[in-house]
Context: one part of a larger RNA
RNA sequence: CUAUUGCGAGGGAACUCGGCAAUCUAGCCCCGUACCUUUGGUAUAAGGGGUGCCUGCCGUUUUUGCCUUUGGCUGGAAUGGCAGGUCGCAGUGACAUGGGGGUCCCGACUGUUUAAUAAAAACACAGGAAACCGCAAGCGCGAAAGCGUGUGAACGGUUUCUGAAUCCUGGCCAGUACAGGUACCUGAAAUCCGGGUCCAACCGGCUUAAGGGCCUGCAAACGCCGGGAGUAACUCUGACUCUCUCAAGGUAGCCAAAUGCCUUGUCGGGUAAGUUCCGACGUGCAUGAAUGGAUCAACGAGGGCCCCGCUGUCCCCGCGUAGUACCCG
Numbered sequence: 001c002u003a004u005u006g007c008g009a010g011g012g013a014a015c016u017c018g019g020c021a022a023u024c025u026a027g028c029c030c031c032g033u034a035c036c037u038u039u040g041g042u043a044u045a046a047g048g049g050g051u052g053c054c055u056g057c058c059g060u061u062u063u064u065g066c067c068u069u070u071g072g073c074u075g076g077a078a079u080g081g082c083a084g085g086u087c088g089c090a091g092u093g094a095c096a097u098g099g100g101g102g103u104c105c106c107g108a109c110u111g112u113u114u115a116a117u118a119a120a121a122a123c124a125c126a127g128g129a130a131a132c133c134g135c136a137a138g139c140g141c142g143a144a145a146g147c148g149u150g151u152g153a154a155c156g157g158u159u160u161c162u163g164a165a166u167c168c169u170g171g172c173c174a175g176u177a178c179a180g181g182u183a184c185c186u187g188a189a190a191u192c193c194g195g196g197u198c199c200a201a202c203c204g205g206c207u208u209a210a211g212g213g214c215c216u217g218c219a220a221a222c223g224c225c226g227g228g229a230g231u232a233a234c235u236c237u238g239a240c241u242c243u244c245u246c247a248a249g250g251u252a253g254c255c256a257a258a259u260g261c262c263u264u265g266u267c268g269g270g271u272a273a274g275u276u277c278c279g280a281c282g283u284g285c286a287u288g289a290a291u292g293g294a295u296c297a298a299c300g301a302g303g304g305c306c307c308c309g310c311u312g313u314c315c316c317c318g319c320g321u322a323g324u325a326c327c328c329g
Base pairs, nucleotide, nucleotide: 001323002322003321005320006319007318008317010315011314014313019310027051028050029049030048031047036041038164052086053085054084055083056082057081058080059079060078061077062076063075065073066072067071087091099308100307101306102305103304104303105302106300107299111123112122127162128161129160130159131158132157133156138149139148140147141146166294167293168292170225171224172223175222176221178217179216180215181214184213185212186211192205193204194203195202226244227243228242229241230240253287254284265281266280267279268278269277
């Protein structure tokens, strides 16, 4: 120096981006078990006690043999319990074998994924919603013929968004997209009519499809959701009023958040000390309702913070084992 290696006084995370790594814990039986909750769970919660061997006794199940056969006797196997004894530091003595708790964020969950740097908060999901489609359909493949969906037929198929349950999902159709309507306007070629020396080129006119103009609908379609003044008998604030302006001016909720620049915002908690964390506040640079909003039991090799236990992570290193290096031969 290497090793899926062993031990360590006192301290016990002071290490570090971070308890990374390694300890601790562990099986079975008995007792006991909180908050919360979708009443199923949480839960092996947490936290305690026991565990070997020997002897005796009481049971349960099953079975061999024999007999005088509702049964008895004699043995065997498995198993539950009680009592006494006994050995060791240690009895799940080896192997195998959960550390635990609290709180917040995200995703409901089991599942899927970058074969060979990413397993996740990404994808999927059950559930919710919208659009197209009556079948020679709609959607997809193909130049076509034809084929799939489809051995199907709206409780079905296709496309898109959201993503369990619970409480909800506000306003705006001015822009863009889509759909419908339309007396009227616009609107190509062809046909027709006129001009063009006869023809042709060419010029002009009537009529006119889709589309557009115009009108209407539609936001769980793409999207969007203001500014300036004054005002209450201390002060501050502004329920109230005025004004500009818009299609409408952000509702319920939620927040320095995975979203807050200023910012280590301010206050409270935890620490002796906390740019992280938790609870509040809100003029929110630039939160906000299926681009879903809020909440949330259970779950997670997800992320942040704290506590108990535990330890060579550390203070601070030492020793052993095995194998090299190295020294001698």
Molecule: large-subunit ribosomal RNA, domain IV
Organism: sediment metagenome